A computed fold for a 350-nucleotide part of an RNA from an uncultured prokaryote, annotated as small-subunit ribosomal RNA, central domain.

Context: one part of a larger RNA
């Protein structure tokens, strides 16, 4: 390389967008790129193959045949492929009309709670634990009441619920804004799918500059525990957590399951639409489209299990794997302020 694979054994890129490339709906016509067919030329000889002959056989040698699956030229075929022209509407998109949603951005506002400050009432404890102590408190704590400050997070609603490509998103209000869905079938007429590179987004932690800091809390300090205790428990407590701008680019970034399309028993929920029957109206009931769950047949699977949201049956494109360790390491390159990230071996060893 071929082949076989990628939920859990090695293996799906964290996610999107999209360039090149690959692949591509239904019909008509033309051409003849691939494709198919005939002819001609060439495809040196030797070797190899077949059937003969010569050395007593064989190796070896001689002559013959076929073959050399290829290439070129030329005559033809037109189903498929390709190209060009033309048409279509089932893919894709636009339009019109609807409703749903923690989708995003940036403002403003709200109440509960913690902490702190001030004032009042009030007196000896409070706090904490398995038990204690460190700690706070007669300079008046804890508790209760009133007022104030400030930061962060939004109880109930809340749901196997919703939205988003993923990361993720939850108080309320208005503003700006993305996407999906349903109904109608007016418009475009294959405009599609995938996507190496590229570009963008990307939890937490971390980094830079400037703010902010209530609670929590790495590090750190003290008290306990213990044989020890650089821990678990307790009292404190700084980075950080928050905001703005800029980096980082990684996660069990998980459904450990790439994207798209078609086909293949059912049953029961739930969310968002549309229609029908009935009705004063709604619920209920029936049909249908889209999402999200639970079970389950065929089929698949090493088993577990998956099962119309497939891990079933197919097609196209991309990514990735190839025994364990060495190692996601070294070296080199690229990126980064750094931390490091990314690309990525070998010796050796079992």
């Nucleotide at each position: 390389c071929u082949g076989g694979g990628c939920g859990u054994a090695a293996a799906g890129g964290g996610c999107g967008u999209g360039u090149a490339g690959g692949c591509g709906g239904c019909g008509a016509a033309a051409u003849a790129u691939g494709u198919c067919u005939g002819a001609u030329g060439u495809g040196a000889a030797a070797u190899a193959c077949c059937a003969g002959g010569g050395c007593u056989c064989a190796a070896c040698c001689c002559a013959g045949g076929a073959a050399c699956u290829g290439c070129a030229u030329u005559g033809g075929a037109a189903a498929c492929u390709a190209u060009u022209u033309u048409g279509c509407u089932a893919g894709a998109g636009u339009g019109c009309g609807a409703g749903a949603g923690a989708g995003g951005a940036a403002a403003g506002c709200g109440g509960a709670a913690u902490u702190c400050c001030u004032a009042g009432u009030g007196u000896a404890g409070a706090g904490g634990u398995g038990a204690a102590a460190u700690u706070c408190g007669u300079a008046g704590a804890u508790a209760c009441u009133a007022g104030g400050a400030g930061g962060a997070a939004c109880a109930c609603c809340a749901g196997a619920g919703g939205c988003g490509a993923a990361g993720g998103c939850g108080g309320c209000u208005a503003u700006c804004u993305g996407g999906a869905u349903c109904g109608c079938a007016a418009c475009u007429g294959a405009c599609g799918c995938u996507g190496a590179g590229g570009c963008g987004c990307g939890a937490a932690a971390g980094c830079g500059u400037g703010g902010g800091u209530a609670g929590c809390a790495a590090a750190c300090a003290g008290g306990a525990u213990u044989a020890g205790a650089u821990a678990c428990c307790c009292u404190g407590g700084u980075a950080g957590u928050c905001c703005a701008c800029g980096c980082c680019g990684u996660a069990a970034a998980c459904g450990a399951u790439g994207a798209u399309a078609a086909c293949u028993a059912g049953a029961c929920g739930u969310c968002g639409g549309a229609g029908g029957u009935a009705u004063u109206g709604a619920c209920c009931c029936c049909u249908u489209c889209g999402g999200u769950g639970u079970c389950g047949c065929a089929g698949c699977u090493a088993a577990c299990g998956c099962a119309u949201u497939a891990a079933g049956u197919u097609a196209u494109c991309c990514g990735c794997c190839u025994g364990g360790g060495g190692a996601g390491u070294a070296c080199g390159g690229u990126c980064g302020c750094a931390a490091g990230a990314u690309u990525a071996a070998a010796a050796c060893u079992c």